[in-house]
The RNA shown here (Bacterial RNase P class A) has 383 nucleotides and comes from a Zetaproteobacteria bacterium. Rfam family: Bacterial RNase P class A. By type it is a ribozyme. Its family is annotated with ribonuclease P activity, tRNA processing and dimeric ribonuclease P complex in the Gene Ontology. Rfam's curators write: Ribonuclease P (RNase P) is a ubiquitous endoribonuclease, found in archaea, bacteria and eukarya as well as chloroplasts and mitochondria.

C1' cells in the first nucleotide's frame, strides 16, 4: 500500500433577530397576562415484534383447550435478549451461519430417470441358445472372432436427479460386486478417564457396514413457561337536565286502604332542604427510575456492588422552530495561482441523511447523507 473480518463514536458549531412549551420568582389581577431566570427529542423517539414494571378485574387454586420457547452453563425484574462454551456446516484466515425428537404414529416429496429405498437393468460389460459371415485345420466337423436376435447375470463404468447402497489396493469372477482380505472410514456395545454440563480424547469388543431417504416455520411427541385486559388502565373533584334515598311543611287542589260514614292515621301526591350515584368538564396517574454516564472494586464476559462525581423533556388542534451572518465538513463542479508531476492553495457554486417523545423501562428488527477511530486476518513491496 491492496483486499477483507469484527466493533465503537459523531449525527455540524457559534452569534444575532423573531417565536413556542414546562418550572420558579416578582408585579398586575385571577380568564389569565407581563417581565426576568432556567430547562426543553433520538440513535433509532419508528415498527408495536418479544419481555417486564405499574393499574384494574371475584387473589385468579386445579384440569382441559390455546400460545410461546427448544444444544450446555451463566446473566437478568423478565425475555424470542445478552455473555461464555459444545457439536455440525462454510471460509486460506480473521470470522460467519446453525441447533430437542423422523427408530411412537399420520401426511407430503413436483419434474427427470430403468429404478426413489430390505430398490433397479436404459446404455454398457458378461454368459446360454439360434442364424449369418470370416479365419485356421485336408473334408464332415470343431475352435476362435464379428454382426443380429434371444434366455439370464451384473451395479464396477455412463446417464437422470436435491438425493442412487462407504474409499483405496490386492485377490476373486463368465463379467462383476464387502463376494473375500489389508488399511482408512462408519455403526453399535463396554468399562474407566477429563469436563458442573453440552461433550471430548483414547482403549477394547462386535458388525461387511451408508445404517429402514428428506420434511416437525406439516400434524404430532417430549420438556419448560404463560390468568385476562390495558394510561382511552386506574383514581379524585364535580355543573345543567332527568331519575333515586332521607327529612320537613302542607293539602284533598289526583287517588287508594282502614268491612258502611266522618275525623284521624298510613300509602301516595305538591313545595322546600339535603344525601349519594353519575354525564359534560377539570385535575391526577406524569415522569427521580429494576435511572443513566464516568472512575473504583468483583467477574474471562454478560453483569453485579456500593463509594464518589455529574445529569434528568413532559406537550394534549399536541411545544422543542424559522431567518440571516460566519466558521467547519463533503464534491469524478468551475476559474485562477503554484509545482516536472501525482497534487496543493484561494475564490465561486452545489450538497448535508433517516426521522419527531406521548405511562415508564430492557431488547429485537427496520430506515439512515456522510465522517472519524479501534482491534484482528491476509497478500505485496521496502528496510
Nucleotide at each position: 500500500g491492496g483486499a477483507g473480518u469484527g466493533g465503537u463514536u459523531c449525527a455540524g458549531g457559534u452569534c444575532a433577530u423573531c417565536g413556542c412549551g414546562g418550572u420558579g420568582u416578582a408585579c398586575a389581577a385571577u380568564a389569565u397576562g407581563u417581565a426576568c431566570a432556567u430547562c426543553g427529542a433520538g440513535g433509532a423517539a419508528a415498527g408495536u415484534c418479544c419481555g417486564g414494571g405499574c393499574u384494574g378485574c371475584a387473589u385468579a387454586g386445579a384440569a382441559c383447550a390455546g400460545g410461546a420457547u427448544g444444544c450446555u452453563g451463566g446473566a437478568u425484574a423478565a425475555c424470542a435478549u445478552c455473555c461464555a462454551g459444545u457439536g455440525g456446516g462454510g471460509g486460506a484466515a480473521a470470522c460467519c451461519c446453525u441447533a430437542g425428537g423422523a427408530a411412537a404414529g399420520u401426511g407430503c416429496c413436483a419434474c427427470a430417470g430403468a429404478g426413489a429405498u430390505g430398490a433397479g437393468a436404459c446404455c454398457g460389460c458378461c454368459u446360454u441358445u439360434g442364424c449369418a459371415u470370416g479365419u485356421a485345420u485336408u473334408u464332415u466337423a470343431u475352435a476362435c472372432a464379428u454382426c443380429c436376435a434371444u434366455c439370464g447375470g451384473u451395479c464396477a463404468g455412463g446417464g437422470u436427479g436435491a438425493a442412487a447402497g462407504g474409499g483405496u489396493g490386492c485377490g476373486g469372477u463368465a463379467a462383476g460386486a464387502g463376494c473375500g482380505c489389508a488399511c482408512c472410514g462408519c455403526u453399535u456395545c463396554g468399562g474407566g478417564c477429563g469436563g458442573c454440563g453440552a461433550c471430548g480424547a483414547a482403549c477394547g469388543a462386535a458388525g461387511g457396514c451408508a445404517u429402514c431417504g428428506g420434511u416437525a416455520a406439516a400434524c404430532c411427541c417430549c420438556a419448560u413457561c404463560c390468568g385476562c385486559a390495558g394510561c382511552a388502565a386506574g383514581g379524585u373533584c364535580a355543573a345543567a337536565u332527568a331519575g333515586g334515598g332521607a327529612g320537613u311543611c302542607g293539602u284533598u287542589a289526583a287517588g287508594c286502604g282502614u268491612g258502611g260514614u266522618u275525623c284521624g292515621c298510613g300509602c301516595g301526591u305538591g313545595g322546600c332542604u339535603u344525601c349519594g350515584g353519575g354525564u359534560a368538564g377539570a385535575c391526577u396517574g406524569c415522569u427521580u427510575g429494576a435511572g443513566a454516564u464516568g472512575c473504583c472494586c468483583a467477574g474471562c464476559a454478560a453483569u453485579g456492588g456500593u463509594g464518589c462525581a455529574u445529569c434528568c423533556a413532559g406537550a394534549u388542534g399536541a411545544a422543542u422552530g424559522a431567518u440571516g451572518a460566519u466558521c467547519g465538513c463533503u464534491g469524478c463542479u468551475g476559474u485562477u495561482u503554484u509545482g516536472u508531476a501525482u497534487a496543493a492553495a484561494a475564490c465561486a457554486c452545489a450538497g448535508a441523511a433517516c426521522a419527531g417523545a406521548a405511562c415508564c423501562c430492557g431488547g429485537c428488527u427496520u430506515a439512515u447523507c456522510g465522517a472519524a477511530c479501534c482491534a484482528c486476518u491476509u497478500c505485496g513491496u521496502a528496510c